This is a predicted structure of a 582-nucleotide part of an RNA (large-subunit ribosomal RNA, domain V) from a Methanobacteriota archaeon.
Model confidence (mean pLDDT): 81 of 100.
It matches the Rfam family "Bacterial large subunit ribosomal RNA". Gene Ontology terms of the family: structural constituent of ribosome and ribosome.
The RNAcentral record of the full RNA draws on ENA.

Context: one part of a larger RNA
RNA sequence: CGGCCAACGCCCGACGGGAGGUGAAGACCCCGUGGAGCUUUACAGCAGCUUGGCGUUGCGGUCGAGGCCUCCUUGCGAAGCGUAGGCGGGAGGCGUCGAAGCGGCCCUUGCGGGGGCCGUGGAGCCGUCCAUGAGACACCGCCCCUGGAGGCUUCGACCGCUUACCGGGAACGCCCGGGACAGCGCCAGGUGGGCUGUUUGGCUGGGGCGGCACGCCCCCGAAAAGGUAUCGGGGGCGCCCAAAGGUCGGCUCAGGCGGGUCAGAACUCCGCCGUAGAGUGCAAGGGCAGAAGCCGGCUUGACGGUGUCCCGCACAAUAGGGGACGCCGAUGGGAAACCAGGGCCUAGCGAACCACCGGUUCCCACUGGUGGGGGCCGGUGCUGUCAGAGAAGUUACCCCGGGGGUAACAGAGUGGUCGCGGGCGAGAGCCCACAUCGACCCCGCGGUUUGCUGCUCCGAUGUCGGCUCGCGGUAUCCUGGCCGUGCACAAGCGGCCAAGGGUAGGGUUGUACACCCGUUAAAACCGCACGUGAGCUGGGUUGAGUACGGCGCGAGCCAGUAUGGCUACUAUCUGUCGGGCG
Numbered sequence: 001c002g003g004c005c006a007a008c009g010c011c012c013g014a015c016g017g018g019a020g021g022u023g024a025a026g027a028c029c030c031c032g033u034g035g036a037g038c039u040u041u042a043c044a045g046c047a048g049c050u051u052g053g054c055g056u057u058g059c060g061g062u063c064g065a066g067g068c069c070u071c072c073u074u075g076c077g078a079a080g081c082g083u084a085g086g087c088g089g090g091a092g093g094c095g096u097c098g099a100a101g102c103g104g105c106c107c108u109u110g111c112g113g114g115g116g117c118c119g120u121g122g123a124g125c126c127g128u129c130c131a132u133g134a135g136a137c138a139c140c141g142c143c144c145c146u147g148g149a150g151g152c153u154u155c156g157a158c159c160g161c162u163u164a165c166c167g168g169g170a171a172c173g174c175c176c177g178g179g180a181c182a183g184c185g186c187c188a189g190g191u192g193g194g195c196u197g198u199u200u201g202g203c204u205g206g207g208g209c210g211g212c213a214c215g216c217c218c219c220c221g222a223a224a225a226g227g228u229a230u231c232g233g234g235g236g237c238g239c240c241c242a243a244a245g246g247u248c249g250g251c252u253c254a255g256g257c258g259g260g261u262c263a264g265a266a267c268u269c270c271g272c273c274g275u276a277g278a279g280u281g282c283a284a285g286g287g288c289a290g291a292a293g294c295c296g297g298c299u300u301g302a303c304g305g306u307g308u309c310c311c312g313c314a315c316a317a318u319a320g321g322g323g324a325c326g327c328c329g330a331u332g333g334g335a336a337a338c339c340a341g342g343g344c345c346u347a348g349c350g351a352a353c354c355a356c357c358g359g360u361u362c363c364c365a366c367u368g369g370u371g372g373g374g375g376c377c378g379g380u381g382c383u384g385u386c387a388g389a390g391a392a393g394u395u396a397c398c399c400c401g402g403g404g405g406u407a408a409c410a411g412a413g414u415g416g417u418c419g420c421g422g423g424c425g426a427g428a429g430c431c432c433a434c435a436u437c438g439a440c441c442c443c444g445c446g447g448u449u450u451g452c453u454g455c456u457c458c459g460a461u462g463u464c465g466g467c468u469c470g471c472g473g474u475a476u477c478c479u480g481g482c483c484g485u486g487c488a489c490a491a492g493c494g495g496c497c498a499a500g501g502g503u504a505g506g507g508u509u510g511u512a513c514a515c516c517c518g519u520u521a522a523a524a525c526c527g528c529a530c531g532u533g534a535g536c537u538g539g540g541u542u543g544a545g546u547a548c549g550g551c552g553c554g555a556g557c558c559a560g561u562a563u564g565g566c567u568a569c570u571a572u573c574u575g576u577c578g579g580g581c582g
Base pairs, nucleotide, nucleotide: 008582009581010580011579012578013577014576015575017574018573019572021569022568029403030402031401032400034399035398036395037394038393039392042198043197044196045195046194048191049190050189051188052187053186054185055184056183058161059160060159061158062157063156064155065154066153067152068151069150070149071148072147075144085143086142087141088140089139092126093125094124101120102119103118104117105116106115107114108113165178166177167176168175169174201214202212203211210231215237216236217235218234219233220232238386239281240343241342245299246298247297248296249295250294251293253277255273256272257271258270259269279288280287282348284346285345286344303329304328305327306326307325308324309323310322311321331340332339333338354381355380356379357378358377359376360375362374363373364372410456411455412453413452414451416450418446419445420444421443422442423441427437428436464539465537466536467535469531470528471527472526473525474524477502478501479500480497481496482495483494484493485492505517506516507515508514545563546562547561548560549558550557551556
């Protein structure tokens, strides 16, 4: 100096590994005292329907019921001429306007009679007087009861009418039909997803299902003051008691030993020991012996008012609750001192509204009265989701606001489960633990299973399987080298080294899981966001349609099934491959 290669810079073409690429404030999931569609035996209500009453709505009749008036009738203990309703008046009353008696018919009946009408008859009949608790149905008046007749009135049922009202014909002050019904109006009861408005709790190792750790009490957890969480552990309460309260007096338990009795350790009785092991209405803890335990007497303080202080919810506070000390009043027990405002203590509970009960010298319309309402004090009735709305579901037809505060994928952590290995070596292997297999127990490794945790992402990191394209690991299926053998050889079995290459085709299935078929040297396992959808597919799963089985009254629902069902993106950077120029 020339050529070539690499690097570097620029350019062209291609691919689609990465930029958790672009797109859309995730449709799944949860949350919101958010919304909407739908359902129903959710909660309320409304239309509609229905039933009753009243109005529109009048006339007459029959029957029945009630009321009032008039008239008639009924009324039987015994004694007694006899069927005496009660009270009063009363000495006369009825009768030719037809008495007694007799005959017939009707009504009633306690079968003895009572009442009415007609006929005959022709002039008497009844009372006062005796007996009786009560005196004449001789006569008159009032009243009660039984039954009846008439009138008025109200109601009901039924029947008839026509004029309201309705229908048809019509246009005529009409005809036909219905008819006070129907219709319409008002009031009330029932029914009423046809419609309207709403509700459908919370906690929660996601949500749902389950449960209640949603109000209280005791112990532990609790880390020696107090306080302290979990769907932490062990339990309990939502009462009970007229004595199981008050007070006064008396007593001492469980158990053991000895004895009496006896078939008997366990009924009862006697003696001794006995700090609590007994008992306490109920959980646990703390208490308790001349007791807080056991027995008896008398009792109601399981009081009415009122005041001060404290405890308690850790250190703030409210309500309920608990306690101490007084005062006034009224009590109980005790000789008295004194004690008693429930129970040995710590659980046994509930606001406002509304309703009711008791009290009250309170208030309400001009005044007085009455009715009603309100206030104040005390009490009863409840909210257990227990500081207390009034309340069922469904949504795959869904919507909005939010959340990686919270699930499903992937990742991360963990490694129970899983896979692999090891220690020990009971035992199997005729004998012999270790050729081979290896129980129980123990120790690791891996991070391919399934879980757990909920750390990243819900203003999106597309989810199973297949296809394509690979890169990697070895704990090696084949091929290679080697060792042991219960290795003669052949074929095996076990082990060591080794990851270069290989590891296939069919049937069923969505599945390269698995089973099957015939081959093969072998048909190994695993990782790479269960590699790979800005590469493909879209069979599965996981939208809207439809159907079956099952569940549900239903709307709808089901890791049950069946069929159907849109897969966006023109590549800026980076990366890779090919090419060109310097």